Overview:
The RNA shown here (transfer RNA) has 73 nucleotides and comes from a Myxococcota bacterium. RNAcentral holds the sequence, with entries from ENA.
C1' cells in the first nucleotide's frame, strides 16, 4: 500500500427478506440460609464504533472515516 473480515449493555454473543434491540454470564434488590454459596422471583444497565445518504421506517442497504484481526506485497 492492496484485498477480506469484525465492531451491538461491564464481558461473550443473537437479531430471517429493512418493521417494538434480545439471550447467557455478571451487577443490584428481595426470598431462602445461623452466615455465605446454590436455588427462586424481580430490577437496572444500549446514542447498535463515528459522520453523512436512501427510506414512512436502518443493527441490517449505500458513501466516507476510525479501531482491531487475517492474507498479499
Nucleotide at each position: 500500500u492492496g484485498g477480506g473480515g469484525u465492531g451491538u449493555g461491564g464481558c461473550g454473543c443473537a437479531a430471517u427478506c429493512g418493521g417494538c434491540a434480545g439471550c447467557g454470564c455478571g451487577u443490584c434488590u428481595g426470598g431462602u440460609u445461623c452466615u455465605g454459596g446454590c436455588c427462586c422471583a424481580g430490577a437496572a444497565g444500549g446514542u447498535u464504533c463515528c459522520a453523512g445518504g436512501u427510506u414512512c421506517g436502518a443493527u441490517c442497504c449505500c458513501u466516507g472515516g476510525c479501531a482491531c484481526c487475517c492474507c498479499a506485497g
The source organism's lineage runs through Bacteria, Pseudomonadati and Myxococcota. Rfam family: tRNA. Rfam classes the family as a transfer RNA.